[in-house]
Predicted 3D model of an 82-nucleotide RNA (c-di-GMP-I riboswitch aptamer) from Sulfurimonas sp. It was read from a public genome assembly, where an Rfam model found it. Its mean pLDDT, the model's own confidence on a scale to 100, is 79.
RNA sequence: AUAUCUCAAAGCCAAACUUAUUGUGAAAUAGGGACGGAAAGUUACGAGUCUUGGCACUUAACAAGAUAGUCGGAUUGCAACU
Numbered sequence: 001a002u003a004u005c006u007c008a009a010a011g012c013c014a015a016a017c018u019u020a021u022u023g024u025g026a027a028a029u030a031g032g033g034a035c036g037g038a039a040a041g042u043u044a045c046g047a048g049u050c051u052u053g054g055c056a057c058u059u060a061a062c063a064a065g066a067u068a069g070u071c072g073g074a075u076u077g078c079a080a081c082u
Base pairs, nucleotide, nucleotide: 004080012037013036017032018031019030020029021028022027035069041075042074043073045072046071047070048067049066050065051064052063053062
């Protein structure tokens, strides 16, 4: 450095639910809480799903958003062994 990988060690994150706040909303932030995760670190580039708007009244398309714990891509990182 690359690839494989979770046997060990040190650790890390935090689902549902709940409290407060923000938002028309999807949802987000902080606290509690652990279902799980080897990138459940970062990133909205592609697709999917969801929200709002006008048109349409179509399982459509358009505009603006949300979702990274939906999938893929990009990128960064710890340990062991080779």